[in-house]
Model confidence (mean pLDDT): 81 of 100. A computed fold for a 73-nucleotide RNA from Holospora obtusa F1, annotated as transfer RNA. It matches the Rfam family "tRNA". Lineage of the source: Bacteria > Pseudomonadati > Alphaproteobacteria > Holospora > Holospora obtusa.
RNA sequence: GGGGUCAUAGCUCAGCUGGAAGAGCGUUACAAUGGCAUUGUAAAGGUUGGCGGUUCGAUUCCGCCUGGCUCCA
Numbered sequence: 001g002g003g004g005u006c007a008u009a010g011c012u013c014a015g016c017u018g019g020a021a022g023a024g025c026g027u028u029a030c031a032a033u034g035g036c037a038u039u040g041u042a043a044a045g046g047u048u049g050g051c052g053g054u055u056c057g058a059u060u061c062c063g064c065c066u067g068g069c070u071c072c073a
Stems, first nucleotide, its partner, number of pairs: 001072007010025004019056001027043006049065005
């Protein structure tokens, strides 16, 4: 220098043919227990890496940029 791949909640990750975002763990509250642990219920937590484009509509498609991993030179 060139190619591939990844970026979504605090962490690990899903998200189907574009219709607008979820799980497990964690956190908080409540209940059960004398207390802890544990279990159950509920809640909070997201500019979907950034900037543009296409579209009625983008986490999803396209381009560029940034960063991680990897291959070639």